[in-house]
RNA sequence: GGGGCAGAACGUGAUGAUCGCGAUUCGGGGUAACCCGGACCGAGGAAAGUCCGAGCUCUACAGGGCAGACCGCCAGGUAACGCCUGGGCGCCGAGAGGCGACGGACAGGGCAACAGAAAGCAAACCGCCGAUGGCUCAGCAAUGGGCACAGGCAAGGGUGAAACGGUGGGGUAAGAGCCCACCGCUCCAGGUGUAAGCCUUGGAGGCACGGUAACCCCCGGUCGGAGCAAGGCCAAAUAGGCGGCAAGGUGCGGCCCGCACCGUUUGAGCCGCGGGUAGGCUGCUUGAGGCGGUCGGCGACGACCGUCCUAGACAGAUGAUCAUCUCCCGCAAGGGAAACAGAACUCGGCUUACGGUUCUACCCCAUCC
Numbered sequence: 001g002g003g004g005c006a007g008a009a010c011g012u013g014a015u016g017a018u019c020g021c022g023a024u025u026c027g028g029g030g031u032a033a034c035c036c037g038g039a040c041c042g043a044g045g046a047a048a049g050u051c052c053g054a055g056c057u058c059u060a061c062a063g064g065g066c067a068g069a070c071c072g073c074c075a076g077g078u079a080a081c082g083c084c085u086g087g088g089c090g091c092c093g094a095g096a097g098g099c100g101a102c103g104g105a106c107a108g109g110g111c112a113a114c115a116g117a118a119a120g121c122a123a124a125c126c127g128c129c130g131a132u133g134g135c136u137c138a139g140c141a142a143u144g145g146g147c148a149c150a151g152g153c154a155a156g157g158g159u160g161a162a163a164c165g166g167u168g169g170g171g172u173a174a175g176a177g178c179c180c181a182c183c184g185c186u187c188c189a190g191g192u193g194u195a196a197g198c199c200u201u202g203g204a205g206g207c208a209c210g211g212u213a214a215c216c217c218c219c220g221g222u223c224g225g226a227g228c229a230a231g232g233c234c235a236a237a238u239a240g241g242c243g244g245c246a247a248g249g250u251g252c253g254g255c256c257c258g259c260a261c262c263g264u265u266u267g268a269g270c271c272g273c274g275g276g277u278a279g280g281c282u283g284c285u286u287g288a289g290g291c292g293g294u295c296g297g298c299g300a301c302g303a304c305c306g307u308c309c310u311a312g313a314c315a316g317a318u319g320a321u322c323a324u325c326u327c328c329c330g331c332a333a334g335g336g337a338a339a340c341a342g343a344a345c346u347c348g349g350c351u352u353a354c355g356g357u358u359c360u361a362c363c364c365c366a367u368c369c
Base pairs, nucleotide, nucleotide: 001365002364003363004362006360007359008358009357010356013325014324015323016322017321018320019319021042022041024039025038026037027036028035029034044340048351049350051349052348053347054346055345056227057226058225059224063257064256065255066254068223069222070221071220072219073087074086075085076084077083088102089100090099091098092097103218104217108216109215110212111211125157126156127153128152129151132150133149134147135146136145137144138143165183166182167181168180169179170178184207185205186204187203188202189201190199191198192197231282232281233280234279241273242272243271244270245269248262249261250260251259289308290307291306292305293304294303295302296301326337327336328335329334
C1' cells in the first nucleotide's frame, strides 16, 4: 500500500432567526368553547414483519389430564425467551473467522431414484486361483504340461453420495483380521475439567450390528385463553321487540374430569329476523427507563453512586424559508444535500430492507528499512 474478517458509533447534520403545527406548564382574557403571550419538548436503527418472550387488562381458581405446539451439547446471563455470552464437539475456510434443527438409529415402523453383481443381514459384472476332484497330452513309472468344468476368493478394477475398517508384513493354490505391528473402533481403569468433553496414559478385545429422526416415532423440558379494537367510567338513544328449538345449559382455542352459577313450562340458554348507539373521558407514558462514573466478571451482564424526564397525537401534530458552518462533486465559479423508511399501550429480542461516514482489533499478500 492492497485485499479480507469481526465489532461499535452516526443517521442529508449543527447553530441562529422568521413563520406555521401538537403536547405539558405559567400568566392574562372569556359563562364556556376557546383566544393572546412566555418557557420547554416533539418520529427509527430499524418505528417495518407480527415471529418469540414478558409487563399490564379481562376470563373460572387457571385446578388435574389428553391432544397440540415449541425447545433439545455443557455452564452462565436475563423478568423471561425459540434470545445473548463463554466453552465443547462436528463441518467449511490458507487464516482472522463463519455455520450448526447439537438428546436417542440395539423400542418399533418408513425411505434411499438411477447406476451397480449387490444398498441389510446381501452379493459376483470384469477378474485372480484352480492346491483337492474332473478332462486331456507326454512318460514304463515317478512325474510334468495344458484346459478352466466342479470348486475357492472378495485382496485388484468398475458402478455409486455411500459397498461391511485403513497402511505395511506374514501366510495361502489365490485370497481374506486368517495371523501380526501400528492406526481406527468397543469396553474397563487412571488423569484432568463445575460440566459437555479431552488424553502422544495404561489394560483387554480381532472387533463390524451402515445412512436418514428440518420422516413417523421414543425420551427430557416449557406452555390455560384472548388481547389496548384488552379493559374501566360517563352521557345518550331504542323496541323491556318478534319468531323458533328447548330440558338441561353457561362459564374466552379442541376433548374429558372436577368446580361454580342459572334453569326444568313463572323457559336457563341457543339460533334467526328486526331496531338503537358507534359520542366523550380514561387506559396513555416514571419505566425490568436514559446518560455518566467506580467496582466485580474472559464475556453476556451485575452492584453502588450521581444526574435527567427526552412525543402522547385521535382522521391522527412533529414542517417550510433564509443565513453561517459541516459533508459530497468540481481547477474555480458554482451546484448538491444520497439509501431503507414515519410513533399510535410499553419493553427485551430475532428476522427483513438499506446509500454512506468515522473508529477499533485481528488475518493474508506485496514492497521498503
Molecule: Bacterial RNase P class A
Organism: Gemmatimonadota bacterium